RNAcentral holds the sequence, with entries from ENA. A computed fold for a 1461-nucleotide RNA from an uncultured prokaryote, annotated as small-subunit ribosomal RNA.
[in-house]
RNA sequence: AAUGAACGCUAGCGGCAGGCUUAACACAUGCAAGUCGAGGGGUAACAGAGGUAGCUUGCUACUUGCUGACGACCGGCGCACGGGUGAGGAACGCGUAGGAAUCUGCCCAGUAGAGGGGGAUAGCCCGGAGAAAUCCGGAUUAAUACCGCAUAAGCCCUUCGGGGGAAAGCAAGUGAUCUUCGGUCCUUGCGGUAGAGGAUUAGCCCGCGUUGGAUUAGCUAGUUGGUAAGGUAAUGGCUUACCAAGGCGACGAUCCAUAGCUGGUCUGAGAGGAUGAUCAGCCACACUGGGACUGAGACACGGCCCAGACUCCUACGGGAGGCAGCAGUGGGGAAUAUUGGACAAUGGGCGCAAGCCUGAUCCAGCCAUGCCGCGUGUGUGAAGAAGGCUCUAGGGUUGUAAAGCACUUUAAGUUGGGAGGAAAGGUUGAAGUUUAAUAAACUUUAGCUGUGACGUUACCAACAGAAUAAGCACCGGCUAACUCCGUGCCAGCAGCCGCGGUAAUACGGAGGGUGCAAGCGUUAAUCGGAAUUACUGGGCGUAAAGCGCGCGUAGGUGGUUCAGUAAGUUGGGUGUGAAAUCCCCGGGCUUAACCUGGGAACUGCAUUCAAAACUGCUGGACUAGAGUAUGAUAGAGGGUUGUGGAAUUCCCGGUGUAGAGGUGAAAUUCGUAGAUAUCGGGAGGAACACCAGCGGCGAAGGCGGCAGCCUGGACCAAUACUGACGCUGAGGUGCGAAAGCGUGGGGAGCAAACAGGAUUAGAUACCCUGGUUCCCCACGCCGUAAACGAUGUCAACUAGCUGUUGGAGGACAAGGGCUUAGUGUCGAAGCUAACGCGUUAAGUUGACCGCCUGGGGAGUACGGCCGCAAGGUUGAAACUCAAAGGAAUUGACGGGGGCCCGCACAAGCGGUGGAGCAUGUGGUUUAAUUCGGUGCAACGCGAAGAACCUUACCAGCCCUUGACAUCCUCGGAACUUUGUAGAGAUACAUUGGUGCCUUCGGGAAUCGAGUGACAGGUGCUGCAUGGCUGUCGUCAGCUCGUGUCGUGAGAUGUUGGGUUAAGUCCCGCAACGAGCGCAACCCUUGUCCCUAGUUGCCAGCACUUCGGGUGGGAACUCUAGGGAGACUGCCGGUGAUAAACCGGAGGAAGGUGGGGAUGACGUCAAGUCAUCAUGGCCCUUAUGGGCUGGGCUACACACGUGCUACAAUGGUCGGUACAGAGGGUCGCGAACCCGCGAGGGGAAGCCAAUCCCAGAAAGCCGAUCUUAGUCCGGAUCGCAGUCUGCAACUCGACUGCGUGAAGUCGGAAUCGCUAGUAAUCGCGAAUCAGCAACGUCGCGGUGAAUACGUUCCCGGGCCUUGUACACACCGCCCGUCACACCAUGGGAGUUGGCUGCACCAGAAGUCGAUUGUCUAACCUUCGGGGAGAUGUCGCCCACGGUGUGAUCAAUGAUUGGGGUG
Repeated sequence: AAUGAACGCUAGCGGCAGGCUUAACACAUGCAAGUCGAGGGGUAACAGAGGUAGCUUGCUACUUGCUGACGACCGGCGCACGGGUGAGGAACGCGUAGGAAUCUGCCCAGUAGAGGGGGAUAGCCCGGAGAAAUCCGGAUUAAUACCGCAUAAGCCCUUCGGGGGAAAGCAAGUGAUCUUCGGUCCUUGCGGUAGAGGAUUAGCCCGCGUUGGAUUAGCUAGUUGGUAAGGUAAUGGCUUACCAAGGCGACGAUCCAUAGCUGGUCUGAGAGGAUGAUCAGCCACACUGGGACUGAGACACGGCCCAGACUCCUACGGGAGGCAGCAGUGGGGAAUAUUGGACAAUGGGCGCAAGCCUGAUCCAGCCAUGCCGCGUGUGUGAAGAAGGCUCUAGGGUUGUAAAGCACUUUAAGUUGGGAGGAAAGGUUGAAGUUUAAUAAACUUUAGCUGUGACGUUACCAACAGAAUAAGCACCGGCUAACUCCGUGCCAGCAGCCGCGGUAAUACGGAGGGUGCAAGCGUUAAUCGGAAUUACUGGGCGUAAAGCGCGCGUAGGUGGUUCAGUAAGUUGGGUGUGAAAUCCCCGGGCUUAACCUGGGAACUGCAUUCAAAACUGCUGGACUAGAGUAUGAUAGAGGGUUGUGGAAUUCCCGGUGUAGAGGUGAAAUUCGUAGAUAUCGGGAGGAACACCAGCGGCGAAGGCGGCAGCCUGGACCAAUACUGACGCUGAGGUGCGAAAGCGUGGGGAGCAAACAGGAUUAGAUACCCUGGUUCCCCACGCCGUAAACGAUGUCAACUAGCUGUUGGAGGACAAGGGCUUAGUGUCGAAGCUAACGCGUUAAGUUGACCGCCUGGGGAGUACGGCCGCAAGGUUGAAACUCAAAGGAAUUGACGGGGGCCCGCACAAGCGGUGGAGCAUGUGGUUUAAUUCGGUGCAACGCGAAGAACCUUACCAGCCCUUGACAUCCUCGGAACUUUGUAGAGAUACAUUGGUGCCUUCGGGAAUCGAGUGACAGGUGCUGCAUGGCUGUCGUCAGCUCGUGUCGUGAGAUGUUGGGUUAAGUCCCGCAACGAGCGCAACCCUUGUCCCUAGUUGCCAGCACUUCGGGUGGGAACUCUAGGGAGACUGCCGGUGAUAAACCGGAGGAAGGUGGGGAUGACGUCAAGUCAUCAUGGCCCUUAUGGGCUGGGCUACACACGUGCUACAAUGGUCGGUACAGAGGGUCGCGAACCCGCGAGGGGAAGCCAAUCCCAGAAAGCCGAUCUUAGUCCGGAUCGCAGUCUGCAACUCGACUGCGUGAAGUCGGAAUCGCUAGUAAUCGCGAAUCAGCAACGUCGCGGUGAAUACGUUCCCGGGCCUUGUACACACCGCCCGUCACACCAUGGGAGUUGGCUGCACCAGAAGUCGAUUGUCUAACCUUCGGGGAGAUGUCGCCCACGGUGUGAUCAAUGAUUGGGGUG
């Protein structure tokens, strides 16, 4: 785009069309083919007229064929048309173009004739049988029914002499004759007969075209042809007899399946593809099968006979029927209409005509089934109403939409009017034709009359009033149109991608919007897009796709030239290509759809004339293609027969002794019965080191010692010859690695299977020790490989450089150049999706063959062919998925590679893991043990401090505008004392107090009560978020602009060579620059200087109570401000004259001096809604608030982090020395006194360089202990105390006395640290009433060892490589097994359909035969004949039956694989 559609929702009108696609299933009822009295005998019904009878004188009965007419019958014509359907049929059925051997009723024009006879038979009547249908017998009768005779122009037959064959009348009419009064004659009309012609129709033949399957390859005996005969309207094996052996087929016979064909229709730019409703042409069929009759025509839809199935009637004897005609019914189905009107028109049949018949046809009814047209109002109208929806709370939107105001009246409704479709026909005149004729008949014309189903028509006018008239689908992208609510991977949506797991533009609803509109969507099926079967118009290196390779048949295709021809080709003419349809120009319906006139077109076929370029064909010639001859060359080309040496193994012998062999390490194994090793001799088989080379040869597979014989091909040079002999190649045929198979040999070594030993969680493997088939030879099979250049063969053309192999040429030669045939690498143009290819094409062309058409199923199943088998070859479908695949890109990853770094390893030192305790976590328990954090990067973490509080948890008791904020109203200052009850919150009572500002209205602060807006939430979501933080990682990276390259993703820069701690710097470079990072700038520390000098300092001076205490000093230390200093600056070497590195000098410090702060782009949906903030959701007399008590401190257990130890580098005791950095008024708290001690008393000083905390400890000097569970170690427990605090029971710290556990240096494993570091020693602070601190953060004292080095472990950076990964290796993914479902193959079989062959049987019927029977016309010699009917027989043959095959389908216990989950 489109439909003969269906379904869902909806529905105002009209016009024009269309309407069983399924069961060619079965049919009730009515109608669909009759007509002619001018063919006939006649008279059942009706009417008229006449007659007779009765009489109530206009009625009844009877009667007459007399008339109009007419049932039934005889006869003629029609019934073969019209109408329906598409079952069958793959065919001369259809389409198109031709042909000859034919028929043709009615029709047209013309010729000839139409004379005279005969015998019957329906009907009617009589009789009979039967339920009926119907039948039988007798008598009688007519014809345009039937049959002879006569005639025969033309006709047919013929032996060419001849022979044969016809008819029918009827009606009308004037008139002369005749008449038996019926008629005759004549004329006209109609009809009839015989020829020939035309027209129309029908039959036959033939070229071409006309679906799929080769998993259908051979078919055919009347088959193919001939002769003769028969038959037909006619040709012909159409049929029969005889003869011959043909005919068809790869250009697809035969068989199977499917199908009515065409004009056309739909689609498409076209070519095509699909289709064959309505309309038109042809065919076929009429319940199924067979058959003939009649006829001009049928093997006949509404005819006959027979058989069969079905239905109906029946008196059971027998009969009847055929809607695929129009309506209609049942059934089937998703689905398709009225048992309507009329012959008015058009057409058909009959008839002289009037007319009759006509479910053809014309109309109407039903159905939005389609196409077309119209309407459902128009204008105005901002307060932008109300309501709805939304909201950032302002608004926005619905929306000029509505209301309101002013208009209009199409359509529908009511009333009234009103065409056209009508021409005919009849009748009366007139004219003409015909005729003897003014009859009759016919033609023309005029007047009158008169025919309409539709129809209440179309159309016109009037009336009234906005009145009666809008839905459907969609709104994530494709694709025009967005928000809210509900739901929460549920419910659901979905054409594809996909949407939905609590903020859904995708589900459902709503508001709004978009599209179409009396329709809109959905479904089905068709074409297009699809260049996705490619003729137009595709491909095959890697995406699907080149046969493994030759030879060659058919076929296709083919060099130069001349002549001829005219098949192809080109042009013109002629015929045809039905009409309708499509297209163009007109016309008619108000328009359109629709109808209609003309034209064009129908791209085709046939025929004819012409042309001769190209192709073909025929003939002649040529040599450039191809081939032959001669002479050389290279070669693992093939076959066969010999022969050689090295090596392995085995055998024999010698020497010789304990191992050998094998591996990552071992073992199995061999060996004292003498191995391995070594020497000599022998046997046997297989393979041929070096040469050896991207070297050579071959069609491919493939070919390797040497020699002989046989043999194929290639190449080179020069001439001669043949003269297109060429190329490709469906089928066919040959060759064809390895493995495998058969028969017979051979068998050294190697080695599937197998055995053993190892490895391993296992190890049916990799490794080892053995070892059979095989590998070898001969003969025969197999016929496949990643048979690969994943690239078919042949030919021509299109830049080159370079390597190599074989030739040729110049007199030779090193070398170079040219040429030719191979073989490689790199590259131009060009091609390619890219990779790449590139004279050896994947470039540009030509010829021919093979092959492909999404992935899986599957190279499977079935069938065929081949094979001994293994198996090969040919080769599907159901079902299933939305992908599968190629090339390249960026990442990530690798038990890939290269370079580099890091306490990463190594080298060291000290720990953890074992013990006890502390602390955190898991688990368990509990009313609660609040919550978070969970690899590194949670676990002495949030918590820099849980007895109450904290506190979020649990139990109980209470409050409800609330403990807290803002607003409103009323009252009171605020505030406060005491008592009672209670666990307390709280409740009640009670005391004191009336303040501040004022414009006198009131106000500010505060308390209580009330009301509702609201408060409140450590409730949920860190996967809705902000902020903050961890981590990779202080790793050196991460990007951008412009340019360039690439179809693109992207690349380049950022890679490379050096160098650095560093993408740090230098050099190079299609890149040039820039940004965030690095570094530097900042703080601190190390040296010096300047300034300043108290509370700090004290060299020199003085005093002194000997203490920088005092005077004084400003030098030093120090304090805290400011400066200097370090930059690879200098020297030497290395490096590329660079960057830089190495060494040195000087210097307090040297190459970033040490330490800190500082954390790029990003990753982990990392952590945190319980710091805070915050969207959404949830609670609102509770998930909010208050209080008391409890819990966070539990304890079979497991883990992390620490402390103390296990002791002599030590413990204990005594003496003694030296810090830094901090803190302090709700505080630090001295001296002094008391206490063994914790501590108490006490109060000086200090708001701090002044006073206090405050004694530093390890260290040093002495003493003691002497290796032990100890004078080590201190857990645990008992008693007694101190301090803080409202309160130490759950649940604090500390002190004294007593007690004295484990533990004797810690398995596997694991952590930290590179210098003032580790280790070790103490001091301080925050939090804090106190403290579980052994934690954390700081401070100083003492103060090491080691680093060869980068192989390995871990982490990281750069480059490169592979990838089927991209959630990115914690990835992806294979197969078995188990379960569920689906389709399918095999299967003992079973059932059904179709069909071949053989046979039986044989209705009706044609034809043939005929000793039976019967018979009007004609003939007869009267006997009969001829002819016919009937009976019987024969041929053919439908239905039916038997047997045996082929094939298709369904089903089948069970079984095989496949697919999906």